[in-house]
Molecule: Bacterial RNase P class A
Organism: Rickettsiales bacterium
RNA sequence: GCAGAUAAGCAAAAGCAUAGCGGACAAGCGUCCGAGGAAAGUCCGGACUGCAUGGGACAACAUAGUGGCUAACGGCCACGCGGGGCGACCCGACGAUCAGAGCAACAGAGACGAGCUGAUUCAAUUCAGGUGAAACGGGCAAUCUCUAUGUGCAGCAACUUCAAAUAGGUUCUCUAUAUUCGGUCCCAGAUUGAGAACGGGUAGAAGGCUUGACACUUGUGGCAACACAAUGUGCAGAUUGAUUAUGCUUGCCACGGAAACGUGGAACAGAAUCCGGCUUAUCGCUUAUCUGCCUUG
Numbered sequence: 001g002c003a004g005a006u007a008a009g010c011a012a013a014a015g016c017a018u019a020g021c022g023g024a025c026a027a028g029c030g031u032c033c034g035a036g037g038a039a040a041g042u043c044c045g046g047a048c049u050g051c052a053u054g055g056g057a058c059a060a061c062a063u064a065g066u067g068g069c070u071a072a073c074g075g076c077c078a079c080g081c082g083g084g085g086c087g088a089c090c091c092g093a094c095g096a097u098c099a100g101a102g103c104a105a106c107a108g109a110g111a112c113g114a115g116c117u118g119a120u121u122c123a124a125u126u127c128a129g130g131u132g133a134a135a136c137g138g139g140c141a142a143u144c145u146c147u148a149u150g151u152g153c154a155g156c157a158a159c160u161u162c163a164a165a166u167a168g169g170u171u172c173u174c175u176a177u178a179u180u181c182g183g184u185c186c187c188a189g190a191u192u193g194a195g196a197a198c199g200g201g202u203a204g205a206a207g208g209c210u211u212g213a214c215a216c217u218u219g220u221g222g223c224a225a226c227a228c229a230a231u232g233u234g235c236a237g238a239u240u241g242a243u244u245a246u247g248c249u250u251g252c253c254a255c256g257g258a259a260a261c262g263u264g265g266a267a268c269a270g271a272a273u274c275c276g277g278c279u280u281a282u283c284g285c286u287u288a289u290c291u292g293c294c295u296u297g
Stems, first nucleotide, its partner, number of pairs: 001293010013250007021034005036268001040279002043277005048155004060151005065079005080094001081092004095146002100144002102140002116129004159207004169198006178192001180190002214234003217230005252265005
């Protein structure tokens, strides 16, 4: 110098001014806060809530080396084993084929379980079998299956509270010696009007709702995942859904230019109960450690 490997970080950035939107506080003037590394996919695991729940078994689904971490996990860490790479390093659906079933292209006489072909022998027997991944024994569980372990169902549109108009409902009162109904009449019953009270549900409103298995920093223990301790700091909470716009200065990238400077650009995306993971999308970069090759001294 070139080509790579791994880990981590930034992310239309920073400052000022003006105006605006949502939230908290304040008597008020005002003050403070206001999207992400994935907020996404909703694929796993939990918290929380409601319902269900005598015990056991079957079925269904999921997982699968060993040990550890964790609230939990199908996640993460360490080690082993197997595979790939010259290497840094990367990948692995990695239990069981002495329970049972199923499967094997082409080639080959014969392909799943014992037969077949050739030689030997009177026969039994014994030996061999060019092909093929596999040939007289084995393989495949990423085919069913078996073993072990786990799983109650639904999800914040959960769930809880308050509660209008209108129309139903229940009870009572009044019209009342009322009206209508079953062929007629009587009793009884039901029905119809008005008013009052009660109660359920809907619209709507509020809670759930965001300060927590939290994050950062430092220390201690541990190879690590992680745990513990301390000090301070930080923290969106909307609901036709806020989180913005404009101007100036600085910074980044591209192009032009000797320079000053000018012009243009800046991804993926966007909270909706919360948290731990996984996966996917992503402009332009930065940092650290390591590997291989080449060149020069």